[in-house]
Context: one part of a larger RNA
RNA sequence: GCGUUGUUAAGGAACUCGGCAAAUUUAUCCCGUAACUUAGGGAAAAGGGAUGCUUGAGAAAUCAAGUCACAGCAAAGGAACCCAAACGACUGUUUAUCAAAAACACAGGUCUCUGCUAAAGCGAAAGCUGAUGUAUAGGGGCUGACACCUGCCCGGUGCUGGAAGGUCAAGGAGAGAGGUUAGAAAGACUUGUCUUUCGAAGCUUUGAACUUAAGCCCCAGUGAACGGCGGCCGUAACUAUAACGGUCCUAAGGUAGCGAAAUUCCUUGUCAGGUAAGUUCUGACCCGCACGAAAGGUGAAACGAUUUGGGUACUGUCUCAACAACGCACCCG
Numbered sequence: 001g002c003g004u005u006g007u008u009a010a011g012g013a014a015c016u017c018g019g020c021a022a023a024u025u026u027a028u029c030c031c032g033u034a035a036c037u038u039a040g041g042g043a044a045a046a047g048g049g050a051u052g053c054u055u056g057a058g059a060a061a062u063c064a065a066g067u068c069a070c071a072g073c074a075a076a077g078g079a080a081c082c083c084a085a086a087c088g089a090c091u092g093u094u095u096a097u098c099a100a101a102a103a104c105a106c107a108g109g110u111c112u113c114u115g116c117u118a119a120a121g122c123g124a125a126a127g128c129u130g131a132u133g134u135a136u137a138g139g140g141g142c143u144g145a146c147a148c149c150u151g152c153c154c155g156g157u158g159c160u161g162g163a164a165g166g167u168c169a170a171g172g173a174g175a176g177a178g179g180u181u182a183g184a185a186a187g188a189c190u191u192g193u194c195u196u197u198c199g200a201a202g203c204u205u206u207g208a209a210c211u212u213a214a215g216c217c218c219c220a221g222u223g224a225a226c227g228g229c230g231g232c233c234g235u236a237a238c239u240a241u242a243a244c245g246g247u248c249c250u251a252a253g254g255u256a257g258c259g260a261a262a263u264u265c266c267u268u269g270u271c272a273g274g275u276a277a278g279u280u281c282u283g284a285c286c287c288g289c290a291c292g293a294a295a296g297g298u299g300a301a302a303c304g305a306u307u308u309g310g311g312u313a314c315u316g317u318c319u320c321a322a323c324a325a326c327g328c329a330c331c332c333g
Stems, first nucleotide, its partner, number of pairs: 001328008010319002014317001019314001027051005036041001038145001052067006068072001073078001080312007087304002092104002108143007120129003146299004151229003156226002158222005165217003171211002176206005183198007230248005257291001258288001269285005
């Protein structure tokens, strides 16, 4: 000097990002116990009191009297508590080895597919799972207990349905066109050859109408499908504001509820509360840069090794450090 452990005057969170760490509480019995609530809870709420031994009475529980200690659950062991808010209903699950959570799951809700050789999935296939199940079943998507609710838009994309018309593949069909040439005609001359033109059948290279499914175009429906849910100007007898009016655009212009929010840039917004003093916190306001209704909206008891703010108790966290025990370093032998 360091580590572990213990104790500490006065103060008591002034420490610090933050009460991190430590301290406090702790057993049993009795009394007592709020808001809120899904009436079960909350709750061991909170907050108080008692506890040894001896003698006597009594069947005992227990009661009475006495008595010792700083202290009687005399050691050890064994909850700190309260208020308010956020998120997630809950128990559960997770990054084996830096994240346990507000993430995942969940019961419940809803949409959709599937009539059984089911849909879906694995597999070149056989076959298997689904399921020795059968729509109160099985698969997939989203949401996530419960309560109150879940608005408008089908123009785009998707899905479902429709079949009149348009388009449209292979295939069918085969008008016509090209090539080839048995031959025909004409010409030339060296008279049996050459050149030119035309050209049947067959073969061959192509090939227009016409016919033709799904799909697409088209016509409808559909949002707990992917998604979307405006701008400008004016107006009331103080001012301000605009219930009201005008206009442009749109498929439709954000309803209820909530709101400086896990979302607010400006911003430490403004007001109120709490503090002597509060960029955090709580309650309001609404000017929502850029909330919003199952990528759910708003509430909500209980629950949480979750997150945030405050308080009581408590303390070496601190003012401000000291001492002790043990161990290490170190020194001497």